Predicted 3D model of a 477-nucleotide part of an RNA (small-subunit ribosomal RNA, 3' major domain) from a metagenome.
RNAcentral holds the full RNA, with entries from SILVA.
It matches the Rfam family "Bacterial small subunit ribosomal RNA".
[in-house]
Context: one part of a larger RNA
RNA sequence: UGACGGGGGCCCGCACAAGCGGUGGAGCAUGUGGUUCAAUUCGACCCACGCGAAGAACCUUACCUGGGCUUGAACUGGGGAGGAAGCGAGCAGAGAUGUUCGUGUCCUUAACCGGAUCUUUCCAGAGGUGCUGCAUGGCUGUCGUCAGCUCGUGUCGUGAGAUGUUGGGUUAAGUCCCGCAACGAGCGCAACCCUUGUCCUUAGUUGCUAACAGGUUAAGCUGAGAACCCUAAGGAAACUGUCGGCGAUAAGCCGGAGGAAGGUGGGGAUGACGUCAAGUCCUCAUGGCCUUUAUGUCCAGGGCUACACACGUGCUACAAUGGCCGGUACAAAGAGUUGCAAACCCGCGAGGGGGAGCCAAUCUCAUAAAACCGGUCUCAGUUCGGAUUGCAGUCUGCAACUCGACUGCAUGAAGCUGGAAUCGCUAGUAAUCGCGGAUCAGCAUGCCGCGGUGAAUACGUUCCCGGGCCUUGUACA
Repeated sequence: UGACGGGGGCCCGCACAAGCGGUGGAGCAUGUGGUUCAAUUCGACCCACGCGAAGAACCUUACCUGGGCUUGAACUGGGGAGGAAGCGAGCAGAGAUGUUCGUGUCCUUAACCGGAUCUUUCCAGAGGUGCUGCAUGGCUGUCGUCAGCUCGUGUCGUGAGAUGUUGGGUUAAGUCCCGCAACGAGCGCAACCCUUGUCCUUAGUUGCUAACAGGUUAAGCUGAGAACCCUAAGGAAACUGUCGGCGAUAAGCCGGAGGAAGGUGGGGAUGACGUCAAGUCCUCAUGGCCUUUAUGUCCAGGGCUACACACGUGCUACAAUGGCCGGUACAAAGAGUUGCAAACCCGCGAGGGGGAGCCAAUCUCAUAAAACCGGUCUCAGUUCGGAUUGCAGUCUGCAACUCGACUGCAUGAAGCUGGAAUCGCUAGUAAUCGCGGAUCAGCAUGCCGCGGUGAAUACGUUCCCGGGCCUUGUACA
C1' cells in the first nucleotide's frame, strides 16, 4: 500500500421487510448430470443447464458401422500427354462410383503453332470442427451502469509511499458547494444520440372524413375537402426558470403555482482502470505440436430423439373470478414474388379446388383474445383436467419405420393448490389475454417483439445477500 475480520461509523440496491404471483408436488415439453450404447459428436458448471443451436427425418453432422478415393471435395503454381466444355441413355451397385453407347467439336491462323478451359499423369504443395483458450488476436461474460481508476507539477517522507481523491454539507453520481499543501488535468458520471409523452409549421396519397352533394342492404363507396386523425421531416417546450420555507448568504432539499410533462419526465443505446491464467483454437484469425492411401475426403444406413434415476427452465392444469354453447365490440407491431394469397365452391375438420389483387399506408396474411350480453352445468375426479393409446385422415418433402406437425372419432391417466426450501416484480410495473416475426420445405410450450385489460404494497434499515466511502486490528501478500 492492499486484502481480510462472526471490528466500528456513514450510505445504497426488489438486499430484507410490506405485498402480488410463481417454482419445489402432477402430466407433458426442453436442457443437463448419470447410465446405456457400435455411436448416443463437441463445448459450457457462482458468470453452465428452452445455453452455442434464429429451428438434428436425408442434408445439417463434427459421432458410429460399412463401402470407396489418395495431388484428393475446394485452392495456387510448374512439367508431360490428350480432348472443347457439356448433354442424353443403357448396364452393375445401397449409393459414392465403375463401365458402355450416342450426341457435341471453343477462340485464333491460309496451315502449323499459339490461347482459354477441361480430363489424365508427375512435382511443390493442399486438407484437418485433430491437441493446446495455461502460447495468442479478436469477441464475450462477471463484479457493475457500481462510482470509481489515474496522471503532470509542487509539497511531505531515508524509503516503500503519502498528499491531491481526506474533512463539513449535498447528490443517482469523485454530482456540486465550502474548507484545506496543494494547483490543475485525463478515463469514467452527466450531457450530446434513438424512442415515447404535448403543441406548432410544412406536405395530403395509397392514409383521413367535419361541412356540401350523389349513392348503397351496408361501407370514404364517389364528387369534393385539407378541418380532425394519421403519416414523416423541421421546430417549440423543462432550465430548480419562478414563489414560499429550510440551509452557511453556498451547493442543495421540502412544498406550491403554471404546465402535456417537474426536478435524471418514462424507456433504450452507451460498460472507466481492472478482477476471475473466467469463456471461446467448433464463427473467424493465428504460434507450436500431431496427422498425410488418413485425424483428409465422397457415399449409404444408423446415431445426436436411448432410459431404473437426479437436477434446472418452461407449458397445461387441479376449476364456478370457472367449463361449454350462441350472439356481439375494440388493437398495435410486423411479414409477403422460389412469396402473401381474397371472393366463391367442396370437406365435420386439418385441408383441397380456385385464382382476383399485391414488390404493398393501396392487396393479402387477418376472425385479435381476454372483455360484454344471453343460456347451460351446481361442486362431482365432474360438461374440471387433458396425458396415454387405438383407428381413420391432411400437409410438407426423393423419403415421415427408427424420428415431423396437424385434423376427426374413440379412449379418458396423474392431478383437489403442492414439505424443507426457493424465484420474479415498485406502475402502465406484476398478473392476465391474444397478435406478429426471425430461423424455416416442414416442424416452438423456446427466443425476439407488439398491443389489450390492469392491481397490491413499501412502517422502516435491526437482520440475510451484494456493493461504495472513512476508520481500526492483523503473525496474511